[in-house]
RNA sequence: CCGUCUUUUCAGGGCGAGGUGAAAUUCCUCACCGGCGGUAUUCCUGUUUUUUCGGGAGAGCCCGCGAACGAUUUUGCCAUGGAAUGGGAAAUCGCCGAUCUGGUACCAGUCCAGAGCCGACGGUCACAGUCCGGAUGGAAGAAAGUGCCG
Numbered sequence: 001c002c003g004u005c006u007u008u009u010c011a012g013g014g015c016g017a018g019g020u021g022a023a024a025u026u027c028c029u030c031a032c033c034g035g036c037g038g039u040a041u042u043c044c045u046g047u048u049u050u051u052u053c054g055g056g057a058g059a060g061c062c063c064g065c066g067a068a069c070g071a072u073u074u075u076g077c078c079a080u081g082g083a084a085u086g087g088g089a090a091a092u093c094g095c096c097g098a099u100c101u102g103g104u105a106c107c108a109g110u111c112c113a114g115a116g117c118c119g120a121c122g123g124u125c126a127c128a129g130u131c132c133g134g135a136u137g138g139a140a141g142a143a144a145g146u147g148c149c150g
Base pairs, nucleotide, nucleotide: 002150003148004147006145007144008143009142010141016030017029018028019027031130032129033119034118035065036064037063038062042057043056044055045054046053060117061116069094070093071092072091073090074089075088077087078086099115100114101113102112103111121133122132123131
């Protein structure tokens, strides 16, 4: 340094102004936001005279994943005197949004310019990406440490 086991920590942003109305951060006009890994013609940076060899950042709508949602099954958990129902958890399966045009270039759905588009479930005096709730949860994964093998 690579692989692997395991532990710990961390791991999501956003309604501001105006209008209508009895009532809207939910509608209308303008506004605001963009999880994780990959991909990269860009940028920053270490080393080196140069070559070289590294490190970091870089896509909401390209590929994959997570969360959420649905179904089925299971249950040394909660609830009950005990069950059923219900809740929690686990496994499997399903579901899972949205981009074009022009430019540069050998090469760009990622760069530059322009114009678009998308956003779980439940709640609510009125329809929610932005409010409240499940959630002081879970998690893609990131970093650090321990053990082991090479």